Predicted 3D model of a 349-nucleotide part of an RNA (small-subunit ribosomal RNA, central domain) from a metagenome.
[in-house]
Context: one part of a larger RNA
RNA sequence: CUGGGCUUAAAGCGUGCGUAGGCGGAUUUGUAAGUCAGAAGUGAAAGCCCCGGGCUUAACCUGGGAACUGCUUUUGAGACUGCAAGUCUAGAAUUCGGUAGAGGUUAGUGGAAUAUCCAGUGUAGAGGUGAAAUUCGCAGAUAUUGGAUAGAACACCAGUGGCGAAGGCGACUAACUGGGCCGACAUUGACGCUGAGGUACGAAAGCGUGGGUAGCAAACAGGAUUAGAUACCCUGGUAGUCCACGCUGUAAACGAUGUAUGCUAGUUGUUGGGGUCCUUAGGGUCUCGGCGACGGAGAGAAAUCAUUAAGCAUACCGCCUGGGGAGUACGGCCGCAAGGUUAAAACUC
Numbered sequence: 001c002u003g004g005g006c007u008u009a010a011a012g013c014g015u016g017c018g019u020a021g022g023c024g025g026a027u028u029u030g031u032a033a034g035u036c037a038g039a040a041g042u043g044a045a046a047g048c049c050c051c052g053g054g055c056u057u058a059a060c061c062u063g064g065g066a067a068c069u070g071c072u073u074u075u076g077a078g079a080c081u082g083c084a085a086g087u088c089u090a091g092a093a094u095u096c097g098g099u100a101g102a103g104g105u106u107a108g109u110g111g112a113a114u115a116u117c118c119a120g121u122g123u124a125g126a127g128g129u130g131a132a133a134u135u136c137g138c139a140g141a142u143a144u145u146g147g148a149u150a151g152a153a154c155a156c157c158a159g160u161g162g163c164g165a166a167g168g169c170g171a172c173u174a175a176c177u178g179g180g181c182c183g184a185c186a187u188u189g190a191c192g193c194u195g196a197g198g199u200a201c202g203a204a205a206g207c208g209u210g211g212g213u214a215g216c217a218a219a220c221a222g223g224a225u226u227a228g229a230u231a232c233c234c235u236g237g238u239a240g241u242c243c244a245c246g247c248u249g250u251a252a253a254c255g256a257u258g259u260a261u262g263c264u265a266g267u268u269g270u271u272g273g274g275g276u277c278c279u280u281a282g283g284g285u286c287u288c289g290g291c292g293a294c295g296g297a298g299a300g301a302a303a304u305c306a307u308u309a310a311g312c313a314u315a316c317c318g319c320c321u322g323g324g325g326a327g328u329a330c331g332g333c334c335g336c337a338a339g340g341u342u343a344a345a346a347c348u349c
Stems, first nucleotide, its partner, number of pairs: 004320003007303002012317001014201004021194003025088007033081002035077008049065006091191001092188003095184005103177007110154001114150008125136002162169002206247006215241002220236004258316006266294013298305002322349003331342004
């Protein structure tokens, strides 16, 4: 070097974009770098290997051969890879016509609920629990009616429904804006795939500055429970949760399943398009794209997966190599900090 793996045993980067690199559709001609064949030179000797010979044998010594898988030069071959030139349309992209959607950003609007305040009615309790108490209430609570204000979240619709690369996205309206799918074939003509570094995005919590604060609620206080109760239950309650800008860069960031492409039985539901047929509130059938259920071959240690593969293959990247020590120490880089990232060893079983 080859040889094994990565759903659950160790192992797919949280996700995209993309540099270098690796790999790359059909066809024609040329070239001859890779490749293949022949020849020549060289590849010291010793050693290894084979056949002999000499020491009584062996080790050892010695003759010959083979080998030295390599390099250089040269003569050819032209399939494949490369390179050069040309052509093509099946990959890719663009155009045109449609279409679904909680995709994103900004601004505005709305109703229910909650809380507080004001006013009316009204009187002794309310609240809370397994039971209580802390708590609120005759300075008029709870309840109820009317009004005002505030912040946050958007019931029903709602769906193994939809959209997004992932994180994620759910009231309504408008503006701006990204992507997808279907149909038509019109255009370009391999423009492609992957992607070390790099770069962008990235839930929650947390941090900085300035706002905001209705409800909820770490910390904290009190009441209970208990042997104790630094908890579970109750009454309060501050950060925070919300907004703007900046940082952090991690999650069971999960489908615990990298991306792309091709191929390999079906049945059924649902969602978005299109074609066609019919007896048209609609139905049948065919087809393209998604989201599910079941199931065959095959795979798998099994569970299970099974055209949305964990099947059969190809290309490229990432990662794994017994448990603990340890995702730790040290060092580097990043960060305001918290910490993140990269990442050992001794020792031990």